[in-house]
RNA sequence: GCCGACUUGGCGGAACGGUAGACGCGCUCGCCUCAAAAGCGAGUGUCCGAAAGGGCGUGCGGGUUCGAAUCCCGCAGUCGGCA
Repeated sequence: GCCGACUUGGCGGAACGGUAGACGCGCUCGCCUCAAAAGCGAGUGUCCGAAAGGGCGUGCGGGUUCGAAUCCCGCAGUCGGCA
């Protein structure tokens, strides 16, 4: 230099172009216990707000579409192959 795959919460990892983050792990709070472990319940992106509620968020920047994590273009990074 060329070709291919991949990039999604703290981590792993789902998700036909139609509720983004299922499910698991971790963490926080509670229940249980003399205490713990295990188990059970609830919560767990970010910003604004007293709340109600609203904005933003799938590596970055654009495009297509009524609608994009998903399709297209460019860039970056990781891994593999070829030279």